[in-house]
RNA sequence: GGGCGAUUAGUUUAAUGGCAGAACAGCGGCCUCCAAAUCCGCUGGUGGGGGUUCGAUUCCCUCAUCGCCCG
Numbered sequence: 001g002g003g004c005g006a007u008u009a010g011u012u013u014a015a016u017g018g019c020a021g022a023a024c025a026g027c028g029g030c031c032u033c034c035a036a037a038u039c040c041g042c043u044g045g046u047g048g049g050g051g052u053u054c055g056a057u058u059c060c061c062u063c064a065u066c067g068c069c070c071g
Base pairs, nucleotide, nucleotide: 001070002069003068004067005066006065007064010024011023012022013021018054026042027041028040029039047063048062049061050060051059
C1' cells in the first nucleotide's frame, strides 16, 4: 500500500428495512435474626458524519478503532 471481517447496555451477545430483545452485572423490593441464594420489579444501548427510503441496527459512502490475510 491492497483485501476481508468486526463495532448494539458496564460485560457477553440477538435482531437481513417496520415499537432494539436476552443473560450476567447494577439498583429497589420480597424472604432471613443477619447475609447469601431464589423470586418480583426497575435503570441502561445501535462507534462518528453523510446519503437512500414513508421508515435504517439492517442498504450505500466516508472517517475512527480493533483483528486477520496479501505484498
The RNA shown here (transfer RNA) has 71 nucleotides and comes from a bacterium.
Its mean pLDDT, the model's own confidence on a scale to 100, is 85.
The sequence is in RNAcentral, with records from ENA.
It matches the Rfam family "tRNA". The family's RNA type in Rfam is transfer RNA.